Predicted 3D model of a 73-nucleotide RNA (transfer RNA) from a Candidatus Woesearchaeota archaeon.
Model confidence (mean pLDDT): 82 of 100.
Rfam family: tRNA. About the family: Transfer RNA (tRNA) molecules are approximately 80 nucleotides in length.
Taxonomically the source falls in Candidatus Woesearchaeota (Archaea, Nanobdellati).
The RNAcentral record of the sequence draws on ENA.

[in-house]
């Protein structure tokens, strides 16, 4: 110092410019059981890094940053 990915729930990712922001796992709270675990029903978690542009409308597309990751010299 140049390219190119990624950044959404605690964790692992889905998500065509508009439709309630989602799924598994996980937590909680109920049922079941003598109990625990399985299971089954429910709730409850989110500045969609972080600023700005475009647009009637941005998780989305465009810049700029920050941060992880990989490539080149």
């Nucleotide at each position: 110092g140049c390219c190119c990915c990624u950044g959404u729930a605690g964790c692992u990712c889905a998500g065509a410019g508009g439709c309630c922001a989602g799924a598994g796992c996980g937590a909680u709270u109920g049922c079941c059981u003598c109990g625990u675990a399985a299971g089954c029903a429910a709730u409850a978690g989110g500045u969609c890094g972080c600023g700005a542009g475009u647009u009637c409308a941005a998780u989305u597309c465009u810049c700029g940053c920050c941060a992880g990751g990989g490539g080149c010299u």